[in-house]
RNA sequence: GCGCGAAUAGUAUAAUGGUUAGUAUAAGGGCCUUCCAAGUCUUUGAUCGGGGUUCGAAUCCCCGUUCGCGCA
Numbered sequence: 001g002c003g004c005g006a007a008u009a010g011u012a013u014a015a016u017g018g019u020u021a022g023u024a025u026a027a028g029g030g031c032c033u034u035c036c037a038a039g040u041c042u043u044u045g046a047u048c049g050g051g052g053u054u055c056g057a058a059u060c061c062c063c064g065u066u067c068g069c070g071c072a
Stems, first nucleotide, its partner, number of pairs: 001071007010025004018055001026044006048064005
C1' cells in the first nucleotide's frame, strides 16, 4: 500500500428496516441473615464520528477513526 472483518451500558454479548435497544455481570437500594457471603426483588447505565437512502436506520450505502486477520 491492497483486501476482508469488527466497533452496542464499567465488562461480555444479542437484536427480519417498525422493540420501551434485550440478557448476563458490575454498581446503588430493599428483603433475608446476629453479621458477612449466598439467594431474591428493584433501580441506574449503551448503539465509534460525520453524511446519505428510507415514511421509518443499531441494522442498508459512502467517508473517516480505532482494532484484528490476510496479501505484498

RNAcentral holds the sequence, with entries from ENA. This is a predicted structure of a 72-nucleotide RNA (transfer RNA) from a Candidatus Nanoarchaeia archaeon. It matches the Rfam family "tRNA". Its family is annotated with triplet codon-amino acid adaptor activity in the Gene Ontology. The family's RNA type in Rfam is transfer RNA. Rfam describes the family as follows. Transfer RNA (tRNA) molecules are approximately 80 nucleotides in length.